Description
This is a predicted structure of a 348-nucleotide part of an RNA (small-subunit ribosomal RNA, central domain) from a metagenome.

Context: one part of a larger RNA
RNA sequence: UUGGGCGUAAAGGGUGAGUAGGCGGAUCGGUAAGUCAUGUGUGAAAUCUCGGAGCUUAACUCCGAAACUGCGCGUGAAACUGCUGAUCUAGAAUCUCAGAGAGGGAAGGGGAAUUUCGCAUGUAGGAGUAAAAUCCGUAGAGAUGCGAAGGAACACCAGAGGCGAAGGCGCCUUCCUGGAUGAGUAUUGACGCUGAUGCACGAAAGCGUGGGGAGCAAACAGGAUUAGAUACCCUGGUAGUCCACGCUGUAAACGAUGAGCACUAGUUGUGGGGGAGGUUACUUCUCCGCGACGUAGCUAACGCACUAAGUGCUCCGCCUGGGGAGUACGGCCGCAAGGCUAAAACUC
Numbered sequence: 001u002u003g004g005g006c007g008u009a010a011a012g013g014g015u016g017a018g019u020a021g022g023c024g025g026a027u028c029g030g031u032a033a034g035u036c037a038u039g040u041g042u043g044a045a046a047u048c049u050c051g052g053a054g055c056u057u058a059a060c061u062c063c064g065a066a067a068c069u070g071c072g073c074g075u076g077a078a079a080c081u082g083c084u085g086a087u088c089u090a091g092a093a094u095c096u097c098a099g100a101g102a103g104g105g106a107a108g109g110g111g112a113a114u115u116u117c118g119c120a121u122g123u124a125g126g127a128g129u130a131a132a133a134u135c136c137g138u139a140g141a142g143a144u145g146c147g148a149a150g151g152a153a154c155a156c157c158a159g160a161g162g163c164g165a166a167g168g169c170g171c172c173u174u175c176c177u178g179g180a181u182g183a184g185u186a187u188u189g190a191c192g193c194u195g196a197u198g199c200a201c202g203a204a205a206g207c208g209u210g211g212g213g214a215g216c217a218a219a220c221a222g223g224a225u226u227a228g229a230u231a232c233c234c235u236g237g238u239a240g241u242c243c244a245c246g247c248u249g250u251a252a253a254c255g256a257u258g259a260g261c262a263c264u265a266g267u268u269g270u271g272g273g274g275g276a277g278g279u280u281a282c283u284u285c286u287c288c289g290c291g292a293c294g295u296a297g298c299u300a301a302c303g304c305a306c307u308a309a310g311u312g313c314u315c316c317g318c319c320u321g322g323g324g325a326g327u328a329c330g331g332c333c334g335c336a337a338g339g340c341u342a343a344a345a346c347u348c
Stems, first nucleotide, its partner, number of pairs: 004319003007302002012316001014201003021194003025088007033081002035077008049065006091191001092188003095184004103177007110154001115149007125136002162169002206247006215241002220236004258315006266293012297304002321348003330341004
């Protein structure tokens, strides 16, 4: 618990599709549930308030009025909300054409490089560092040439660039597939917005089973450094990183900024469309995106500023001093790790 807030002070759910619910475009008619008016019934008494009266006063008591902000019923009004009928096209969706894109899934292919192996040339070093050492090498290393194997990642293009709901997505080709945008204005006719619960997706690490393993590399070992060095540096190196299937469900999951709609100066760059003009250099208008600056306005300030943190409306989530604590307990989920939900004592 009235209210005030959520970019950075506490606070936007990691993201989506969507159930209940909440909210919802224009015109005409009906209805009368909400709403409003009026009448009526009831709303016990006491109490409270007001006017009086009685005990010498007061407390107290008594009388009267008012009130009891409520509920029921009758009649009426019809602007708004609801319900209902009809109509509409500005919201929404569909259709046709077009171009853009690392959007997703699968299969096939490619070259550079690292590593290892084989052969050849060749000889004493190589590697590493601030300097070294561990390490590799006369059993021929490193270097160079040719060949082979295998795994992972795709230089340049590359951009304040593009796409995606988010996580995220980058070599080439093919197949399957989602979304957005522009132009046309053909179709439906409010079919919309949001969305508790539930459902799905969800980086990295981690887990299970089976593969794979080049490079890198937690753990680990050794060498250094140091007072020590369970580190930083060096030499090695296993999980892992990769694939398939299943699980986990977290993050500075960030724009630290929920979604939708409408309105509110400009300037400039850039990605993708369309129209008009044109001297084919381009100019101009317009739509969708991604950036920079900036007016009004907002803000505690920083800053935000048509991609709002401005002005409004609708719906959801969340906050309420610091610590204890995102912990304990309980419940649910998980193979586990743990996750979700979530206190209190005490203390300042």